[in-house]
């Protein structure tokens, strides 16, 4: 210098002006205090606020119980509220390499499938080999041909009419038993035990899942209003379907009405911080820490540096996918050339 | 905000328990018919199945990601 692997950051800044939302604590105003009112100070989108693809916090259905039906997750072992995520590893694949990727449980539980070609798609004989036989044809055989994505473990030998795990050596796979490993799994030893593929085909096995979503739910409630007056009975609640069981008996109902829910001191954020741990992570220490509408604020102008795309929150978090920059920074590889 | 379909030829639509050279009809063209036109009859293009990737011998169809388009849920005593 070239190509190529990985990991970390950032994702407009400064300054002035004028505008929109919102009120913790502070200023002003009110007040006996508190409620409350104002906007002077102050705070005011993201790394994906995005897709809604997982998993949770929270509401409600008496508990959230049982059985079935449905659903999801599939190599260990950890981490985690929790996960289908994460991290280490195991196997398997590529790649010289630095590295990467991997839906990977079971067709030896069963059942289906496998067009079209092919004698045959799972216990096969069309040709060929061979034995017989005068011929037809009859028996044997899975070496070899042809058909096909796949042809009945692969291969060499020996064996044999000809052939075949029929035998033997070496490989693969399967089943058992021994050493090693926490464990996937790894190593070696016996056994001719060998009948393809397909589970992103029904299944099966093992786990885990109760349903519905902030339009949940609570409480206020304005106009029109309804029902009931029942006690071994009505009425209601469980949803997909049964069971179990549970509730009221002065109650529905109720506005594009309000108020909470909802801006949360927590599964929070930071830290070239310390301890454990390969690592995810976990413990202590120090610091911060009002965004938040309800038709919907977060914007426009100037001046500088720099130019830059994806993209705008609606209950809240953890993740996961996707989208985006000629961006910045570090560590590795491998090839060349020069000292 | 939850949830749920749907995407095959210019346009309407089939096929989606894996096996096809993807099919219909309307539309287009080209020919025949006719003085001419529509009608009517013959014939002919046209598609990578919305994209991307994976399962499989083989995918419009099975999975996953994306991308557009539509729809339904507040209350109903």
């Nucleotide at each position: 210098c070239g190509a190529g692997c990985g990991a970390a950051g950032g994702g407009u800044g400064c300054g002035g002006c004028a505008g929109c939302g919102c009120c913790a604590a502070g200023g002003c105003c009110u007040u006996a205090a508190a409620c409350g009112g104002u906007a002077c100070a102050g705070c005011g989108a993201g790394g994906a606020a995005a897709g809604u693809c997982c998993g949770a916090g929270c509401a409600u259905c008496a508990c959230a119980g049982g059985a079935c039906a449905g659903g999801g997750u599939a190599c260990c072992u950890g981490c985690u509220a929790a996960c289908g995520g994460c991290a280490g590893g195991c196997g398997g694949a590529g790649g010289c390499g630095a590295c990467u990727c991997u839906a990977g449980g079971g067709c030896u539980a069963g059942u289906g499938c496998a067009a079209c070609a092919g004698a045959a798609a799972g216990a096969a004989a069309c040709c060929g080999c061979a034995g017989c036989g005068a011929a037809a044809g009859c028996u044997g055989u899975a070496a070899g041909g042809a058909u096909g994505g796949a042809a009945a473990g692969g291969c060499g030998a020996g064996g044999u009419a000809a052939g075949a795990g029929c035998u033997c050596a070496c490989c693969g796979g399967c089943g058992u038993c021994c050493g090693g490993g926490a464990g996937a799994c790894c190593g070696g030893g016996c056994g001719g035990c060998c009948a393809u593929g397909u589970a992103a085909a029904c299944c099966c096995u093992a786990c885990c899942c109760g349903a519905u979503g902030c339009a949940a739910c609570a409480c206020c409630g304005a106009c029109c209003g309804g029902g009931a007056u029942g006690u071994u009975a009505u009425g209601g609640u469980u949803g997909g379907u049964c069971c179990g069981g549970c509730c009221g008996u002065c109650c529905c109902a109720a506005a594009a009405g309000g108020u909470g829910g909802c801006a949360c001191a927590g599964a929070g954020c930071a830290g070239c911080g310390g301890c454990g741990g390969c690592g995810a992570c976990g413990c202590c220490c120090u610091g911060c820490c009002a965004a938040g509408a309800u038709a919907g604020a977060u914007u426009g102008c100037c001046g500088c540096a720099a130019c830059a795309a994806c993209a705008g929150a609606a209950c809240u978090c953890g993740g996961c996918u996707u989208a985006c920059c000629g961006c910045u920074u570090c560590g590795g590889u491998c090839g060349c050339g020069u000292u | 905000g939850u949830c749920c379909c749907c995407g095959u030829a210019g346009c309407u639509c089939a096929g989606u328990u894996g096996g096809a050279u993807a099919g219909a009809g309307c539309g287009a063209c080209c020919g025949c018919c006719u003085c001419c036109u529509a009608a009517g009859c013959g014939g002919u293009a046209g598609g990578c199945c919305g994209g991307a990737g994976g399962u499989u011998c083989a995918a419009a169809u099975c999975c996953u990601c994306u991308c557009g388009a539509g729809g339904a849920c507040g209350c109903c005593a």
This is a predicted complex of two RNAs, RNase P RNA and transfer RNA, with 416 nucleotides together.
Rfam match: Bacterial RNase P class A. Rfam classes the family as a ribozyme. Rfam links the family to the GO terms tRNA processing, ribonuclease P activity and dimeric ribonuclease P complex.